[in-house]
RNA sequence: GCCCCCAUAGUUCAAGGGAUAGAACAAUCCCGUCCUAAGGGAUAGAUCUAGGUUCGAUUCCUAGUGGGGGCA
Numbered sequence: 001g002c003c004c005c006c007a008u009a010g011u012u013c014a015a016g017g018g019a020u021a022g023a024a025c026a027a028u029c030c031c032g033u034c035c036u037a038a039g040g041g042a043u044a045g046a047u048c049u050a051g052g053u054u055c056g057a058u059u060c061c062u063a064g065u066g067g068g069g070g071c072a
Stems, first nucleotide, its partner, number of pairs: 001071007010025004018055001027043005048064005
């Protein structure tokens, strides 16, 4: 330098054009206990950036940024 893949919650992952973007763990609160723990209930929390296509974009297209891999 060229090519390919990935980027969603604090973490690990779903959702592949129309749902209120979902789950697990973690966090906070409550119950529980003499206290702590186990266990149960509730709450908050996310689409890398900018354009484009579309009635509608997390999803498709382009460029960029970051990460990983391959070739030279």
Molecule: transfer RNA
Organism: Candidatus Kerfeldbacteria bacterium